[in-house]
Molecule: transfer RNA
Organism: Candidatus Roizmanbacteria bacterium RIFOXYC1_FULL_41_16
RNA sequence: GCGGGUGUGGUUCAAUGGUAGAACGAAUCCCUUCCAAGGAUUAGACGAGGGUUCGAUUCCCUUCACCCGCU
Repeated sequence: GCGGGUGUGGUUCAAUGGUAGAACGAAUCCCUUCCAAGGAUUAGACGAGGGUUCGAUUCCCUUCACCCGCU
C1' cells in the first nucleotide's frame, strides 16, 4: 500500500428496514436478627459523519478503532 472481517448498556451476546432485547453487573425497595441466597422496580447502549427512504442498528458512501490475510 491492497483486500476482508468486527464495532449494540459497565461486560458478554441477540435483533437484520417498522417500539433495540436477554444474561451477568449497578442503584433502590421487600424478605432475613445480620450476611448470603431469593423477589420487585429503576437507570443505562446501535463507533462517528453524510446519503437513500414515510421510516435506518439494518441499505449505500466516507471516516475512526481493532483483528486477519497479501505485498